A computed fold for a 92-nucleotide RNA from an uncultured Pseudomonadota bacterium, annotated as c-di-GMP-I riboswitch aptamer. Its mean pLDDT, the model's own confidence on a scale to 100, is 80.
RNA sequence: CGUUAACCAAGGCAAACCCGUCGUAAGACGGGGACGCAACGCCUCCGGUCUGAAGGGCUUUUUCGAGCUCGCCAGAUAGCGGGGUUAUCACA
Numbered sequence: 001c002g003u004u005a006a007c008c009a010a011g012g013c014a015a016a017c018c019c020g021u022c023g024u025a026a027g028a029c030g031g032g033g034a035c036g037c038a039a040c041g042c043c044u045c046c047g048g049u050c051u052g053a054a055g056g057g058c059u060u061u062u063u064c065g066a067g068c069u070c071g072c073c074a075g076a077u078a079g080c081g082g083g084g085u086u087a088u089c090a091c092a
Base pairs, nucleotide, nucleotide: 012037013036017032018031019030020029021028022027035079041085042084043083045082046081047080048077049076050075051074052073055070056069057068058067059066060065
């Protein structure tokens, strides 16, 4: 220095759910709250999953509209993995 990760120290983060705000939505942010987490710190580069405004297709309707589906495209998820990067203690 790197990897694994017991014991020890200081602690840290914060799932579900509830309230408020933003968003078409997925979801995000703030407060409460803890399921868990040795990177459950940070970053969408790769894969996965989720959402769908515009747009396309199908069905229905006199029409308006409604439902389903696709979604090159856009967004979300870092607590779905991979990858990058930074990091506390102590033993082997």